A computed fold for a 348-nucleotide part of an RNA from an uncultured bacterium, annotated as small-subunit ribosomal RNA, central domain.

Context: one part of a larger RNA
RNA sequence: CUGGGUGUAAAGGGAGCGUAGACGGUGUUGCAAGUCUGAUGUGAAAGGCGGGGGCUCAACCCCUGGACUGCAUGGAAAACUGUGAUACUCGAGUGCCGGAGAGGUAAGCGGAAUUCCCAGUGUAGCGGUGAAAUGCGUAGAUAUUGGGAGGAACACCAGUAGCGAAGGCGGCUUUCUGGACUGUAACUGACGCUGAGGCACGAAAGCGUGGGGAGCAAACAGGAUUAGAUACCCUGGUAGUCCACGCUGUAAACGAUGAGUACUAGGUGUCGGAGGUUACCCCCUUCGGUGCCGCAGCUAACGCAUUAAGUACUCCGCCUGGGGAGUACGCACGCAAGUGUGAAACUC
Numbered sequence: 001c002u003g004g005g006u007g008u009a010a011a012g013g014g015a016g017c018g019u020a021g022a023c024g025g026u027g028u029u030g031c032a033a034g035u036c037u038g039a040u041g042u043g044a045a046a047g048g049c050g051g052g053g054g055c056u057c058a059a060c061c062c063c064u065g066g067a068c069u070g071c072a073u074g075g076a077a078a079a080c081u082g083u084g085a086u087a088c089u090c091g092a093g094u095g096c097c098g099g100a101g102a103g104g105u106a107a108g109c110g111g112a113a114u115u116c117c118c119a120g121u122g123u124a125g126c127g128g129u130g131a132a133a134u135g136c137g138u139a140g141a142u143a144u145u146g147g148g149a150g151g152a153a154c155a156c157c158a159g160u161a162g163c164g165a166a167g168g169c170g171g172c173u174u175u176c177u178g179g180a181c182u183g184u185a186a187c188u189g190a191c192g193c194u195g196a197g198g199c200a201c202g203a204a205a206g207c208g209u210g211g212g213g214a215g216c217a218a219a220c221a222g223g224a225u226u227a228g229a230u231a232c233c234c235u236g237g238u239a240g241u242c243c244a245c246g247c248u249g250u251a252a253a254c255g256a257u258g259a260g261u262a263c264u265a266g267g268u269g270u271c272g273g274a275g276g277u278u279a280c281c282c283c284c285u286u287c288g289g290u291g292c293c294g295c296a297g298c299u300a301a302c303g304c305a306u307u308a309a310g311u312a313c314u315c316c317g318c319c320u321g322g323g324g325a326g327u328a329c330g331c332a333c334g335c336a337a338g339u340g341u342g343a344a345a346c347u348c
Stems, first nucleotide, its partner, number of pairs: 004319003007302002012316001014201001016199002021194001023192001025088007033081002035077001037075001039073004049065006091191001092188003095184002098181001103177002106174004110154001115149007125136002162169002206247006215241002220236004258315006266293011297304002321348003330341004
């Protein structure tokens, strides 16, 4: 490189936008670069291949044929690819009508609970466990009532539910704002799909500066347990968890399943619309999402099965025995932690 693969065996990039590139709807027409066709020239000789001949044979040598699948020139064809022109509407997009949603951003507000502080009542315990102890408490704890402070998270609703590209998103109100969907068919007229590089996004932990700190809680301390116990259990407890700005760029970032389009039995739920029928419900049809079951087909099996892992096409990423190793070295990025890229010897 080819061939074969990529849910679980090695392998889908964490996810998006998008450049180059690759691929690309329908009709008419021009050109003729690709394509096809025949012609001419060339494609040295030797070698190789076919036939014949010469050294007694052979190697070797000679003659001849074909081949050299190519290139160039001018001529012809126009289905397909390309390219120019023109037209179209079903792809794509815009407009309009509408309802749904924890989609994002900023500000404000709310109640329950925990903790702490003050005050009242009240007295000897509380707390914790398998059992205890450390701990707290006569300087009045725990319990209970009233008042206050502060931070964080939003019970029920809540759902196999919804939204978002993914990460993710959940009290209420407001501000600004993105996307999807039904219906309509007014407009544009292929404007599409994918996407190496690139750019921006990206849980948690971690880092920088400044705040904040109720609860929880790495580290740490003590008490237990135990042969030991640098653990599991208990009492404490600092970073952190929270906010602002900046960095980091990784996860079992999972559906372990890249994106797009078309096609291929059914059944049953659910969410958001639309239409029919209807007083309303019910019921029927249809579009978009999201589940379960299941045929054909696929699969090593498990299973997947109109939300495909089926049948095809387009484009990208990735894989090539285990270990060594996601290591070393180099380079790039980063404040650092480290991240990205990523071997070999050797060994089985």

The prediction has a mean pLDDT of 86. The full RNA is in RNAcentral, with records from ENA.